RNA sequence: AUAUAUGUGUUAGCGCCAUGUACCUUAUUUCUAUAAGGGCGACGAGGUAUGGGAUUAUCGAAAAUUCGGCGGAUGUCCCAUCGCCGUGCCGGCGGCGUCACAUAAGGGCAAAUAUGCGGGUGACCGCAGAACAAAUACCUUAUGGCCGGCUUUC
Numbered sequence: 001a002u003a004u005a006u007g008u009g010u011u012a013g014c015g016c017c018a019u020g021u022a023c024c025u026u027a028u029u030u031c032u033a034u035a036a037g038g039g040c041g042a043c044g045a046g047g048u049a050u051g052g053g054a055u056u057a058u059c060g061a062a063a064a065u066u067c068g069g070c071g072g073a074u075g076u077c078c079c080a081u082c083g084c085c086g087u088g089c090c091g092g093c094g095g096c097g098u099c100a101c102a103u104a105a106g107g108g109c110a111a112a113u114a115u116g117c118g119g120g121u122g123a124c125c126g127c128a129g130a131a132c133a134a135a136u137a138c139c140u141u142a143u144g145g146c147c148g149g150c151u152u153u154c
Base pairs, nucleotide, nucleotide: 014071015070016069017068020040021039023038024037025036026035027034028033043060044059045058049081050080051079052078053077054076055075082097083096084095085094086093088150089149090148091147092146101144102143103142104141105140106139107138115128116127117126118125119124
């Protein structure tokens, strides 16, 4: 480094519902309301060097309450520290975050849904489930990628 086996985890679109929604059940009723109990309320992709601060936290979907709200959060920006890269060492400067430069072009990856099975008086829930996305990562190619000192170490 590769392969196989076993164990664990499989991850913050995450958790929750005072409020919302007559969506369901039961009871009552002046017949459209009231009460109690319940249901629904993010579909995946992607994402963490450490500490502090700020902030309405990236991407798209055959979804459209994914509304409204609370809590949280791996985002972004700023500061400090650590680390990697910029051809050896030291100092500075810049980019980046352990697969640790920039730019451009090309490549590149989903789930919900339909449907089926099961559970529930029901709203609805669980499992299986073809195809199809964008951004990042990543891959390929091209171009570009610092100053001073040491002085030949690359």